[in-house]
The RNA shown here (Glycine riboswitch aptamer) has 113 nucleotides and comes from an Anaerolineae bacterium.
It matches the Rfam family "Glycine riboswitch aptamer". Clan: Glycine riboswitch clan.
It was read from a public genome assembly, where an Rfam model found it.
The source organism's lineage runs through Bacteria, Bacillati, Chloroflexota and Anaerolineae.
RNA sequence: GUCGGGUUGUAAAGAGAGCGCUUGCCAUGAUGCAAGCCGCCGAAGGGGCAAGCCGCUGGUUGAUGUGCUGGGCUGGUGGCGAAACUCUCAGGCUCAAGGAUUUACAACCCGCA
Numbered sequence: 001g002u003c004g005g006g007u008u009g010u011a012a013a014g015a016g017a018g019c020g021c022u023u024g025c026c027a028u029g030a031u032g033c034a035a036g037c038c039g040c041c042g043a044a045g046g047g048g049c050a051a052g053c054c055g056c057u058g059g060u061u062g063a064u065g066u067g068c069u070g071g072g073c074u075g076g077u078g079g080c081g082a083a084a085c086u087c088u089c090a091g092g093c094u095c096a097a098g099g100a101u102u103u104a105c106a107a108c109c110c111g112c113a
Base pairs, nucleotide, nucleotide: 001112003111004110005109006108007107008106009105010104011103012102013101018038020037021036022035023034024033025032039093040092041091045089046087047086048085052080053079054078055077056076057075058074059073060072061071
């Protein structure tokens, strides 16, 4: 240099799905909390995988005359490997809270010039 990236904070925006039923507690009425049951959601977090890459291994072909080997083709297998996809463990299903992500600002860290 605010050039790139990351983390955190502040502000704004921010979806989905039963104010489900039963019991108990606080309360005595809506609500809230806990447990159980049924039905749902995906955007806290978490798990899974494609192409591809790196190895191991079998078959086949086989560069120079032969053979071997490299390489090519093909099969098996191990590891790495993304998401807003997928799972629904966790979390969530009136409001509130939370909420991936986006924008702006600020601080710190890493890198580049």